[in-house]
A computed fold for a 76-nucleotide RNA from a Desulfobacteraceae bacterium, annotated as c-di-GMP-I riboswitch aptamer. It was read from a public genome assembly, where an Rfam model found it. The coordinates come from a structure-prediction model, not an experiment, and the mean pLDDT is 80. NCBI's taxonomy places the organism under Bacteria, Pseudomonadati, Desulfobacteria, Desulfobacterales, Desulfobacteraceae.
């Protein structure tokens, strides 16, 4: 600095469903747990999806997909 196609796990994330707790809900947070992950870190910017709302609208998800940004490891 460049690559991510193929390896690896000391360590690190942690579905689902259990248990608290908040939210009108989708959902969020803790604790328990492991399905599975190499960005399953982070950003609702494109698409999707799902919840409120009669509607205008208002909001979940980054563990659905794409992009952006950081970043570890190996390899040259």
């Nucleotide at each position: 600095a460049u690559c991510g196609u193929u390896a690896a796990a000391c360590g690190c994330c942690a579905a689902a469903c259990c248990u608290g707790u908040u939210g009108c809900g989708a959902a969020g947070c803790a604790g328990g747990g492991a399905c599975g992950g190499a960005a399953a870190g982070c950003c609702a910017c494109g698409g999707g999806u799902c919840u409120c709302g009669g509607g205008g609208g208002a909001g979940a998800c980054a563990g659905c997909c794409g992009g952006g940004u950081u970043g570890c490891c190996a390899u040259u």